[in-house]
Context: one part of a larger RNA
RNA sequence: GCGUUGUUAAGGAACUCGGCAAAUUGACCCCGUAAGUUCGCGAGAAGGGGUGCCGGGGCUAGAGAGCAGAGAACAGAGAGUCAGAGAACAGAAAGGAAAGAAUCUGUUUGAGAGAUCUGUUUUCUGGAGAUCUGUUCUCUGUUUUCUGGAACCGGCCGCAGAGAAAUGGCCCAAGCAACUGUUUAUCAAAAACACAGGUCUCUGCUAAAUCGAAAGAUGAAGUAUAGGGGCUGACGCCUGCCCGGUGCUGGAAGGUUACGGGGAUCUGUUAGCGCAAGCGAAGCAGUGAACUUAAGCCCCAGUAAACGGCGGCCGUAACUAUAACGGUCCUAAGGUAGCGAAAUUCCUUGUCGGGUAAGUUCCGACCCGCACGAAUGGCGUAAUGACUUGGGCACUGUCUCAACAACGUACCCG
Repeated sequence: GCGUUGUUAAGGAACUCGGCAAAUUGACCCCGUAAGUUCGCGAGAAGGGGUGCCGGGGCUAGAGAGCAGAGAACAGAGAGUCAGAGAACAGAAAGGAAAGAAUCUGUUUGAGAGAUCUGUUUUCUGGAGAUCUGUUCUCUGUUUUCUGGAACCGGCCGCAGAGAAAUGGCCCAAGCAACUGUUUAUCAAAAACACAGGUCUCUGCUAAAUCGAAAGAUGAAGUAUAGGGGCUGACGCCUGCCCGGUGCUGGAAGGUUACGGGGAUCUGUUAGCGCAAGCGAAGCAGUGAACUUAAGCCCCAGUAAACGGCGGCCGUAACUAUAACGGUCCUAAGGUAGCGAAAUUCCUUGUCGGGUAAGUUCCGACCCGCACGAAUGGCGUAAUGACUUGGGCACUGUCUCAACAACGUACCCG
């Protein structure tokens, strides 16, 4: 000197493209919390207070133990009672014991049903059961022990009680994208991609589309509430005019048009004719006109959330200025709503207002939009964002302006 880390008087962004980096904040409990809003959020908005240890008497929850009461279940005993069976005794006129008693039904007669019956005593078995005892469980009350919790009161110590570590800085306004998500492995994480939603278009199933000379496969073991492709991109309010060009869809009268069909004409050859020049049938070979003949194209319509497009000049009102108004040329039609010096504005640091002592940035307006503009979507929009922009509070060595310390290294000596 450099690197990493730490601390710093006074000031506190004066640093810088820019608060980059650093600092601040930070845990838990309590209080409190705006605009806006799609009523879900915003929100941990913001902003405040508390937190240690000792003691006190209570409160509260749970667990264990003890006692008391109530209820339930189970087990045992059990007064009195009921049923069945056995035995004994007593009773049932005569007759009867395997044929027919009492009684009942019915009857002119034949006939039918039909049991061993009643009482007492005793033994055994079984059912229900007042009541009593024991065990277990539940609930309630109470006592005690332990654990946890939230307050209150009193006291104690330190500069400091979330005593260390870990652990959101916050607010206001604007742009873009609705959001969570995805991306350039190795300089870009974004406003790019995706997205749910919207819309157009193709596809009727051997689907369209895709891969593959093909077989076959995906689509899909799906079937138009399905599948493919294009554009847009939550939600809210909306999405204007143009079909002339290009594309796509539909149409078929006419024009043009291929192969094929068709065979005229002409040529070569030569039987023959002719003195010769030459002519020249048929055949063969070549050439190949008219005519006929599809889609397509020309043509006629439709279609823009298909590709796309959406003017110029001149004049005019009782100050001036401006032009609601008029004229003219051109076009397929001349930019509607909304927004606008904008991620778009060259001139431009446009002009006015706000913010600052001072503002090429920022915010709000104006509209003269070089060259916004409506699903290559227009304008808004709560929530969201390691996005971008401007401002503020807090905070700080970013700075005024540097200093010191620790560790490492360079360097010096050995």